A computed fold for a 73-nucleotide RNA from Thermococcus sp., annotated as Fluoride riboswitch aptamer (crcB RNA motif). The source organism's lineage runs through Archaea, Methanobacteriati, Methanobacteriota, Thermococcales and Thermococcus. Rfam family: Fluoride riboswitch aptamer (crcB RNA motif). Its family is annotated with response to fluoride and positive regulation of gene expression in the Gene Ontology.
RNA sequence: AUUGGGAAUGGCGAUGGCGUCCGCCGGGCCUUGAGCCGAACCGCCCUGAGGGACUGAUGACGCCUGUUCUACU
Numbered sequence: 001a002u003u004g005g006g007a008a009u010g011g012c013g014a015u016g017g018c019g020u021c022c023g024c025c026g027g028g029c030c031u032u033g034a035g036c037c038g039a040a041c042c043g044c045c046c047u048g049a050g051g052g053a054c055u056g057a058u059g060a061c062g063c064c065u066g067u068u069c070u071a072c073u
Stems, first nucleotide, its partner, number of pairs: 010025004016064006027037003030033001043054001045052002
């Protein structure tokens, strides 16, 4: 200097919040900063494109909030 593995703070998992669990990322630079760049992540179907259609507040479970539909009072 390069590559690989493990761990931790942290970040992410198509619309909000909390808890638990699961999965993924977890680096670089110099000007050392509330700095710059990068990773995980940013739904699905049809179409050459344009465009059209569909599901869901969860990654999974529980609860809360918002929205929609149906029934009863």